[in-house]
RNA sequence: UCCGUUCACGAGCAAACCUUGAGUAAUCGAGGGACGCAAAGCCACGGAUCCUUCAGGUAAGGACCGCCGGGUUGCCGAA
Numbered sequence: 001u002c003c004g005u006u007c008a009c010g011a012g013c014a015a016a017c018c019u020u021g022a023g024u025a026a027u028c029g030a031g032g033g034a035c036g037c038a039a040a041g042c043c044a045c046g047g048a049u050c051c052u053u054c055a056g057g058u059a060a061g062g063a064c065c066g067c068c069g070g071g072u073u074g075c076c077g078a079a
Stems, first nucleotide, its partner, number of pairs: 012037002017032006035066001041072003045069003049063005
């Protein structure tokens, strides 16, 4: 360095799209539906992206955790 040992079990969530509702919008809720996910559980804390208002510039408010990082909780496991 490579190969084998190494296989799990039981589950979970749910993209796009369609129907419906809310919102100026981004987007979100419910139902259907599965592209995928070992955190695709949660948190808007730092970025990125998007929306609205104002605008000469600055700025303010919001969305998004299935964009990245971080925080936090959890399932299995030969060890």